[in-house]
Notes
The RNA shown here (TPP riboswitch aptamer (THI element)) has 95 nucleotides and comes from Allonocardiopsis opalescens. The organism belongs to Allonocardiopsis, within Bacteria. The sequence was found by an Rfam model in a public genome assembly. The model forms 95% of the base pairs in the Rfam consensus. The coordinates come from a structure-prediction model, not an experiment, and the mean pLDDT is 75. It matches the Rfam family "TPP riboswitch aptamer (THI element)". From the family's description: Vitamin B(1) in its active form thiamin pyrophosphate (TPP) is an essential coenzyme that is synthesised by coupling of pyrimidine and thiazole moieties in bacteria.
RNA sequence: GGCUACGACGCGGGGUGCCCGGACGCCGGGCUGAGAACACACCCGUGGAACCUGAUCUAGCUCGUACUAGCGAAGGGACGUCGGCCAUGGCCACG
Numbered sequence: 001g002g003c004u005a006c007g008a009c010g011c012g013g014g015g016u017g018c019c020c021g022g023a024c025g026c027c028g029g030g031c032u033g034a035g036a037a038c039a040c041a042c043c044c045g046u047g048g049a050a051c052c053u054g055a056u057c058u059a060g061c062u063c064g065u066a067c068u069a070g071c072g073a074a075g076g077g078a079c080g081u082c083g084g085c086c087a088u089g090g091c092c093a094c095g
Stems, first nucleotide, its partner, number of pairs: 001092004006083005011045004017031006051076003057070004
């Protein structure tokens, strides 16, 4: 400066892969990512692409399971209270 509707609290849902090495139920290093678990973290909660299923899926691209598109108007998927909507809040851009 622009846009605009959410915000707080509580509660709940979810993922944790790939590559390399080693002394291989584990440890170390690297890659992508918000997060690569054991964390007071991160993401998401019906206006729901968080996440799961289909799926060891399809096409493109790539060193690659990274990335792009499709599948997808698919099938599932976790909510209450209070406050706000008069902007103090939130988001984005720039300095």